[in-house]
Molecule: SAM riboswitch aptamer (S box leader)
Organism: Hymenobacter terrenus
RNA sequence: AAUUUAUACAGAAGCGGCGAGAGAACAGGCUCUAUAACCCGCUGGCAACCACCCAUCCCGGAAAGGUGCUACUUCCUGCCCAACUCAGUAUUGAUUUGGGAAAGAUAAGUU
Numbered sequence: 001a002a003u004u005u006a007u008a009c010a011g012a013a014g015c016g017g018c019g020a021g022a023g024a025a026c027a028g029g030c031u032c033u034a035u036a037a038c039c040c041g042c043u044g045g046c047a048a049c050c051a052c053c054c055a056u057c058c059c060g061g062a063a064a065g066g067u068g069c070u071a072c073u074u075c076c077u078g079c080c081c082a083a084c085u086c087a088g089u090a091u092u093g094a095u096u097u098g099g100g101a102a103a104g105a106u107a108a109g110u111u
Stems, first nucleotide, its partner, number of pairs: 001111007013043005021032003026078004044070004049066002052061002074103001079100005085094003
C1' cells in the first nucleotide's frame, strides 16, 4: 500500500506551545475559533478491537501490555429503495421519516 471481517446516535480533561483557520475529499448547510480553535507535547481520563485472567467455547473479569479516542450521530445532506404529507388532471416536484449502498475512520487478520 492492497484486501477481508467487525464496529460506530454512548463515553471521556487540564496545562504548555503555535498563531488562523477547522470539522477526511468535492459541494451545500450548520457549528467551533484571538475568551486561541486546528495541530504538537506532557499528564489525566474514556473505551474494551488485539493481547492478559477464568474458561473447551460462550459468558464473565481486569485495564499492567499493543491500540484508538477525548465538540456537534462518521456534525447533517448530496447515490439507491420505500412510505407519509403537500402542490397538481397526470407525468412529476418538494418536505419529512425509515432502510440500504458508497466513501472515510478504528481494530484485527492476510498478501